[in-house]
Context: one part of a larger RNA
RNA sequence: UGACGGGGGCCCGCACAAGCGGUGGAGCAUGUGGUUUAAUUCGACGCAACGCGAAGAACCUUACCAAGGCUUGACAUGGCGAUGCAAAGUAUAGAGAUAUACUCCUCCUUCGGGACAUCGCACACAGGUGGUGCAUGGUUGUCGUCAGCUCGUGUCGUGAGAUGUUGGGUUAAGUCCCGCAACGAGCGCAACCCCUAUCAUCAGUAGCCAGCAUUUCGGAUGGGCACUCUGGUGAGACUGCCGCGGACAACGCGGAGGAAGGCGGGGAUGACGUCAAAUCAUCAUGCCCCUUACGUCUUGGGCUACACACGUGCUACAAUGGCUGCAACAAAGUGAAGCGAGACGGCGACGUUAAGCAAAGCACAAAAAAGCAGUCCCAGUUCGGAUUGCAGGCUGCAACCCGCCUGCAUGAAGUUGGAAUCGCUAGUAAUCGCGGAUCAGCAUGCCGCGGUGAAUACGUUCCCGGGCC
Numbered sequence: 001u002g003a004c005g006g007g008g009g010c011c012c013g014c015a016c017a018a019g020c021g022g023u024g025g026a027g028c029a030u031g032u033g034g035u036u037u038a039a040u041u042c043g044a045c046g047c048a049a050c051g052c053g054a055a056g057a058a059c060c061u062u063a064c065c066a067a068g069g070c071u072u073g074a075c076a077u078g079g080c081g082a083u084g085c086a087a088a089g090u091a092u093a094g095a096g097a098u099a100u101a102c103u104c105c106u107c108c109u110u111c112g113g114g115a116c117a118u119c120g121c122a123c124a125c126a127g128g129u130g131g132u133g134c135a136u137g138g139u140u141g142u143c144g145u146c147a148g149c150u151c152g153u154g155u156c157g158u159g160a161g162a163u164g165u166u167g168g169g170u171u172a173a174g175u176c177c178c179g180c181a182a183c184g185a186g187c188g189c190a191a192c193c194c195c196u197a198u199c200a201u202c203a204g205u206a207g208c209c210a211g212c213a214u215u216u217c218g219g220a221u222g223g224g225c226a227c228u229c230u231g232g233u234g235a236g237a238c239u240g241c242c243g244c245g246g247a248c249a250a251c252g253c254g255g256a257g258g259a260a261g262g263c264g265g266g267g268a269u270g271a272c273g274u275c276a277a278a279u280c281a282u283c284a285u286g287c288c289c290c291u292u293a294c295g296u297c298u299u300g301g302g303c304u305a306c307a308c309a310c311g312u313g314c315u316a317c318a319a320u321g322g323c324u325g326c327a328a329c330a331a332a333g334u335g336a337a338g339c340g341a342g343a344c345g346g347c348g349a350c351g352u353u354a355a356g357c358a359a360a361g362c363a364c365a366a367a368a369a370a371g372c373a374g375u376c377c378c379a380g381u382u383c384g385g386a387u388u389g390c391a392g393g394c395u396g397c398a399a400c401c402c403g404c405c406u407g408c409a410u411g412a413a414g415u416u417g418g419a420a421u422c423g424c425u426a427g428u429a430a431u432c433g434c435g436g437a438u439c440a441g442c443a444u445g446c447c448g449c450g451g452u453g454a455a456u457a458c459g460u461u462c463c464c465g466g467g468c469c
Stems, first nucleotide, its partner, number of pairs: 008469006015460002019424005026315008034306002042053002064301007073125001077124002079121006088103006106115003127290002130288003136284002138279003141275001143273001148187006154163003167178003193267004198235007207225001212222003238261001241255005317417001321376006333364003338357002342353004383414001388409007430452007
């Protein structure tokens, strides 16, 4: 000077408390440990690993295993020689890689050759998801969006250092005010950026009978940009105004006006640094290692195993409910090897046909919970849907290992969950559906979107983390 203390003081945060809903018990999904295995590829391990890398393992992916092949190689550059092919297609053998046979015979040209491609030879080399994240770059997590971290000059101290940055107030904030041997400054805070809440204006192939006409009744048509909306430009909020408190300050409390009030709500934004934190498997890279193999090609298998243990989720245990019928109201997206209306067939998944739409135009598209009516009558049930059998559908070369979906049948466990533990302070929690990325197919995961819409916060003694003295 720091760090630490079951030392003190002050102050924050869903940290506790006050509440609401969960996890921990059940079944299933998914990740991990362990075990097993020829292989179950590798990495990630308190918070900050475990629905994580993986925005999608049937083959491929794929790095693992078994078997079958190749050795200048699947890929790059260079030398020499040969060919005008090669590629592609067909046939045969084979699990395929591959091998053989046949078809095929490039372009430019000054006819010397050149370009391109393939094959052969020898060598430089290629190649490595092999090791080291404790050799590294880059990127990332974390404390933490916490309010801190420093510098120049001056001053003090023999010096390490201190001062400034401490103190009195105040703030979300080292935010601001006042004071002070300090005076200034930088990185952070805030603001500038995006979305959202109100209005004006500009523009009108979505919107409107708002006012008129037509109407096969649908903004469908004429017509019109008023409104909604869309998207460009602006306005608006600044403690600006009033009162009180305060030190006449900063600021706090209340009020007015206002769509919005004291940072309006949300996002992006992450200081100096910490953890030899993570990543050599995104990529790059030093060194080491392999070089007829630790490289490379292929077929099949595995990553999906299963006495068990843990994490994260989904579905439930029901009546604020299940089922049946009728029948409303979104937002944000996506679509051409695509979205696919309608009609027809099928109980259905889906199939056939096919309109429209590169999309404010057409389609996905039915929003669901809600509402109205009926039924069930508290039961392992008309709850719950696992598991299993049979029959089908779709994608794809191919669903045995190992996909998703449909119908019929089957109907397990489960009656609210021990110790313990998690999230959340408002359009939030809870609950309800919708879309997208990845993607041939495959989501209870992830990322978004809207609908309905609470309870509680006395307070800071205690637990956890953090800041200042």

Predicted 3D model of a 469-nucleotide part of an RNA (small-subunit ribosomal RNA, 3' major domain) from an uncultured bacterium. Model confidence (mean pLDDT): 86 of 100. The RNAcentral record of the full RNA draws on ENA.